[in-house]
Molecule: small-subunit ribosomal RNA
Organism: uncultured prokaryote
RNA sequence: AGAGUUUGAUCCUGGCUCAGAGCGAACGUUAGCGGCGGGCCUAACACAUGCAAGUCGCACGAGAAAGUCCUUCGGGACCGGUAAAGUGGCGCACGGGUGAGUAACGCGUAGGUAACCUACCUUCCAGCGGGGGAUAACUGCAGUGUGGGAUAACUUGGGGAACCUCAAGCUACUACCGAAUAAUUCCUACGGGAGAACGCGGGCCUCUACUUGUCAGCUCUUGCUGUUGUAUGAGCCUGCGUCGGAUUAGCUAGUUGGUGAGGUAAUGGCUUACCAAGACUACAAUCCGUAGCUGGUUUGAGAGGAUGAUCAGCCACACUGGGACUGAGACACGGCCCAGACUCCUACGGGAGGCAGCAGUAGGGAGUAUUGGACAAUGGGCGCAAGCCUGAUCCAGCAAUGCCGCGUGUGUGAAGAAGGCCUGCGGGUUGUAAAGCACUUUCAAUUGGGAAGAAAGAUUUAGAGUUAAUACCUCUUAAUAUUGACGUUACCAAUAGAAGAAGCACCGGCUAACUCUGUGCCAGCAGCCGCGGUAAUACAGAGGGUGCGAGCGUUAAUCGGAAUUACUGGGCGUAAAGCGCGCGUAGGCGGACUAGUAAGUCAGGGGUGAAAUCCCAGGGCUCAACCCUGGAACUGCCCUCGAAACCCCGAGUCUUGAGUAGUGGAGAGGGAAGCGGAAUUCCGGGUGUAGAGGUGAAAUUCGUAGAUAUCCGGAGGAACACCAGUGGCGAAGGCGGCUUCCUGGACAGUAACUGACGCUGAGACGCGAAAGCGUGGGGAGCAAACAGGAUUAGAUACCCUGGUAGUCCACGCCGUAAACGAUGUGUGCUAGGUGUCGCGGGUAUUGACCCCUGCGGUGCCGUAGCUAACGCGUUAAGCACACCGCCUGGGGAGUACGGCCGCAAGGCUAAAACUCAAAGGAAUUGACGGGGGCCCGCACAAGCGGUGGAGCAUGUGGUUUAAUUCGACGCAACGCGCAGAACCUUACCCGGGCUAGAAAAGCGAGGAAUCUGGCGGAAACGUUGGAGUGCCCUUUGGGGAACCUCGAUCCAGGUGCUGCAUGGCUGUCGUCAGCUCGUGUCGUGAGAUGUUGGGUUAAGUCCCGCAACGAGCGCAACCCCUAUCCUUAGUUGCUACUAGUUCGGCUAAGCACUCUAAGGAGACUGCCGGGUUCAACCCGGAGGAAGGUGGGGAUGACGUCAAGUCCUCAUGGCCCUUAUGUCCGGGGCUACACACGUGCUACAAUGGGCAGUACAAAGCGUCGCGAAGCCGCGAGGUGGAGCCAAUCGCAAAAAGCUGUCCUCAGUACGGAUUGCAGUCUGCAACUCGACUGCAUGAAGUCGGAAUCGCUAGUAAUCCCUGAUCAGCAGGCAGGGGUGAAUACGUUCCCGGGCCUUGUACACACCGCCCGUCACACCAUGGGAGUCGAGUGCUCCAGAAGUGGCUGUCCUAACCCGCAAGGGAGGCAGCCGACCACGGUAGGGUCAGCGACUGGGGUGAAGUCGUAACAAGGUAACC
Repeated sequence: AGAGUUUGAUCCUGGCUCAGAGCGAACGUUAGCGGCGGGCCUAACACAUGCAAGUCGCACGAGAAAGUCCUUCGGGACCGGUAAAGUGGCGCACGGGUGAGUAACGCGUAGGUAACCUACCUUCCAGCGGGGGAUAACUGCAGUGUGGGAUAACUUGGGGAACCUCAAGCUACUACCGAAUAAUUCCUACGGGAGAACGCGGGCCUCUACUUGUCAGCUCUUGCUGUUGUAUGAGCCUGCGUCGGAUUAGCUAGUUGGUGAGGUAAUGGCUUACCAAGACUACAAUCCGUAGCUGGUUUGAGAGGAUGAUCAGCCACACUGGGACUGAGACACGGCCCAGACUCCUACGGGAGGCAGCAGUAGGGAGUAUUGGACAAUGGGCGCAAGCCUGAUCCAGCAAUGCCGCGUGUGUGAAGAAGGCCUGCGGGUUGUAAAGCACUUUCAAUUGGGAAGAAAGAUUUAGAGUUAAUACCUCUUAAUAUUGACGUUACCAAUAGAAGAAGCACCGGCUAACUCUGUGCCAGCAGCCGCGGUAAUACAGAGGGUGCGAGCGUUAAUCGGAAUUACUGGGCGUAAAGCGCGCGUAGGCGGACUAGUAAGUCAGGGGUGAAAUCCCAGGGCUCAACCCUGGAACUGCCCUCGAAACCCCGAGUCUUGAGUAGUGGAGAGGGAAGCGGAAUUCCGGGUGUAGAGGUGAAAUUCGUAGAUAUCCGGAGGAACACCAGUGGCGAAGGCGGCUUCCUGGACAGUAACUGACGCUGAGACGCGAAAGCGUGGGGAGCAAACAGGAUUAGAUACCCUGGUAGUCCACGCCGUAAACGAUGUGUGCUAGGUGUCGCGGGUAUUGACCCCUGCGGUGCCGUAGCUAACGCGUUAAGCACACCGCCUGGGGAGUACGGCCGCAAGGCUAAAACUCAAAGGAAUUGACGGGGGCCCGCACAAGCGGUGGAGCAUGUGGUUUAAUUCGACGCAACGCGCAGAACCUUACCCGGGCUAGAAAAGCGAGGAAUCUGGCGGAAACGUUGGAGUGCCCUUUGGGGAACCUCGAUCCAGGUGCUGCAUGGCUGUCGUCAGCUCGUGUCGUGAGAUGUUGGGUUAAGUCCCGCAACGAGCGCAACCCCUAUCCUUAGUUGCUACUAGUUCGGCUAAGCACUCUAAGGAGACUGCCGGGUUCAACCCGGAGGAAGGUGGGGAUGACGUCAAGUCCUCAUGGCCCUUAUGUCCGGGGCUACACACGUGCUACAAUGGGCAGUACAAAGCGUCGCGAAGCCGCGAGGUGGAGCCAAUCGCAAAAAGCUGUCCUCAGUACGGAUUGCAGUCUGCAACUCGACUGCAUGAAGUCGGAAUCGCUAGUAAUCCCUGAUCAGCAGGCAGGGGUGAAUACGUUCCCGGGCCUUGUACACACCGCCCGUCACACCAUGGGAGUCGAGUGCUCCAGAAGUGGCUGUCCUAACCCGCAAGGGAGGCAGCCGACCACGGUAGGGUCAGCGACUGGGGUGAAGUCGUAACAAGGUAACC
């Protein structure tokens, strides 16, 4: 730091996903040890049990039992003034827990408190006096000390199940109450008045008293009261900061302020009475939802985001709600009262309880530990202290929950062992890995040793202080014996032995890591893209590899990547995004100059920013994690001293921004009134007659009751031709005949006036096409709806004929449009060129011109720049500024709900669930178009002949069958594979056999081989005989080569499957003219250019031009045949001349000609004329056998069709192996109601029959062709000459020509079919051959829709040959003979090429794709209602409590009084105030369920149509 994913490819936009870090985690799997941390995130759910707050005898009274010992059995002593309980003091408000509530001065930060409190500690000053003091105890006969009043404990009695309680009696204090004093304090009428205290303990007799030793006394410690100051901790107040929702816009009556009073520690509506009517709010009040806040933590480069476990600060809470009491402090977690819910006990009367303390339990949940040890340390409470208490704390336990560390060995070791896996069978890999050999012993195990955490305190010694004191007490010093939960500690040593210790995930790309097997769109995987349908690196297993490692993966949630909310740091013409337009409020921003101030701003200093954390340095645990010390930092806030450029502010000036005034012209700017002509329609009249109208064609319709047409007149409504123009005006919508009136704005020019008056503009307000709505008019034309006619498969459409709302006017609504320049408004700056509209200046003019120039508008082209590209470009989408609006993936959806507006239609505002991995923009290459242009082709047209009808042949489909073997299926399957199925072929069926096999290779044994009989059998085969030995070497034993038989094995064999695993071969587009590359250039890029353009060609053929220049595969040419000539050669060919002849080139002779077959020549637009860019080339001509590639053939570019072929061959994989192999006999491939293709023969006279007669080419032949002759009507037989072929044969060419018959008919046409008789081939013609003769003589009289071939030696027609082949040709491949017609032309059909255009297609139009309906599932809206939660208001009610009123009963301390009694004060009670729970009427809010219902989404190949994308077949869209 990026990557994957939209496309055929590209760039962009944009979402989704991944790699990183982190975690209080959980789950899966695995697991050796240690150190340091952390461990109910869920039910603030309910809790059994134990413990978590007590302590003090140096405040006080009282005071056991048990046990031990003694005993005179009565009891006594010790434990022991101990335990337990009580009064009293201090503590219990700390520590510990939790995060429910709280959006708040709750928290954070900075301040204020002259508006306050603070127990214990510390500090200052002062005080602690007197009296009483029962009783107990002591003494004791009594009495004195001596009366302020009480009360627990205690005793007695009563009630109760319990909790507990009542009454009477007794008693103490540092409990309580008076009095005195009063620095401070408070009140005051300024005279004064009010208002405190507590003692306990240790020691000593120095002084005094009695005089023994002690009370007093002295002294020490501690405590108490008042007060001062500090510290600490609280309270209150203030500035600033602190989540989401506006689909919450208004809220508030103690509310805001004042005065008086009350209350508090203290300010304050905190409370109350009265007065005023305020207070808060768009800088977000109120309401709703959510949430403890912070230091920090985590992520991030940072800014930011998320978070608030552990540790630390603050707050809040303690079963839920309310309340106060006590106290320095609480409205109190382990206190009290009341109400409520719940649980428990109960004798039914009544009681008890509160783990969000530590453990633990149930429950919830994916999920979170032991009912442990100790107060040894640290800290806390009490105490003088010892000490006690302490689930705070320190430790241990559990779980890999996290971070960190260590180990599971080390070295050597190649026969590269075995095994596994792969294999091309050679090997490779696992792999120095193992084994083996040599070492080591960390950790764990066992045994032994063994720190530190401990200092205090106690006792004793010495010293110092205090004191009268050597005492007590305090401090210091020394000594002594001690104090450890952890703990079998850390650590060290020894012993034995490699001994006890490795897994998890992944391996298609992202992303490091690859093979085999299994599976076969199944099973499964998946974070995204996507894998799996028989060769899966993606599933599962294995081998191997990669990553991490006592862990590894997965899941959840966070930040990052994401510049994907953009402050740093994004956008808005077409991707999402500029409000339809204006006016203007708040707000934001704002011209020049001058001096001033100092809020912003900048700078110096100070305070604070807790500690911990992060960072840096150093140190301590062996290292690290961890811990300690110091520094830095904490980007913030406040205070203070300064600076004055900018900004704000106030003051003064200016004119350039803005405005005003005078002048001038332009304009469909707006409103109102009036006027005009053309046209349509209608009405009246005239002329006139049969049609008109309408369409692709028609029909509905109108018309003989007179239409249409035409003329005249009239009525009425609407719109204003020409002018007219990317002309004008307006903010936009929009505005068009003419005249008048009213009226807005802009512009030019003058430079007089004002002096920043400006820009933008959330809300608000106004305007706002068409359609639509309301009321009333109007209504010619047009025309939704509707009707009819057509079209159509249908046609609720397009077309036609009609036609109503509406369109028009007035008034009032609506408020939306693709309201578009898809481009907000304003200002400034930044090359030009060229039109046009309005106004002006200059020059000049007769002049409307022309030329130069200024301002304002409106267009086109274009520079820089911008942009993803397209494009924009002084009218910016460039460079900047100001302000507003808007966007954040697609769908759901501009929808639902709510609110506002509207008469309605509807509009504005505006979600979510769910679902997808895309949706999209621009451009590129193709393909396609019922787009365009140009051009080819027997493509059409022009012609000739066919097919489709008949019969037959042949192939196919179908059907049939035991089998009818298999393949080929539009063109490009169908006389195709098959150049030839009676057996064979043959792959199919039935039956009979064989199993190393019918054929191949190696090994062993035997035998040569071979020939020939018999039996069974359909044959294969089985069985049984006979003959017979060879060749080479030889040491004569034998061995070898070929062949046969048998045996065993590695294996053979398969026309079995997959042509969608393949090679090879082939078809097709297409013999169409195309397909590409290198370098350069252009473009961000895909790509383009070249290859396009202008001509031309059969051709990307050639020429010219050109950011291209060249090149390759194709085209053409080179090759073959053919057409002319020449040379060479002359048998088997030929025969002109000569001769012979059996009259046949037969012979002699010859090589001239024909011919044969080898080599050459020739044709190249070479020549001439014309056209052309004077280029290519085209047209015409000459010559020539041939003329513009002469004719034909071979030759098939890059590629397309998963085209065809596994049954030619080859081949991967799979399958069969006494069978899917192999042999044999028979059957089948030849079936037959039908359908199609390809052919043959015909339908006749251009013919048929008969007779005569002429002319080829190319082939083939010894397993052959086979002559003559003879036989047969004939097929053929016989015969065997000749020929291995220019020699002989097949072989007759046929059409043609000559003559004759037939005379238009189902015939003397046609020949199918059938009968009989034959021939030939062959082992064999039944199924199932060809041919012959005689007889028979079917359909058919030229063929519907449709369709095929052919442009010249072609079509048509006529024969001949060959391959295959024993035989079988109507097919195929060739050969020659005779030999036409037509082409105006490119509109149309089909196919193709090039250019261009549109595209939502790219599997490429056989494409894509829309909506209803039907089915399934999902989420959601409405919904009669129903259920719940929370809330405001109304009224009722009113527990506990507090303060208030009252003073009926009752009442120790104080006062008065001798007393009785009274007073002050108080408890209870009553009353009324506030108020929790509760109740109540009618509201509003949120959530659940809900018959039925609405649309939406998603689903396999459902149904109906064809809306959109091409001119998408009616251009599309709003």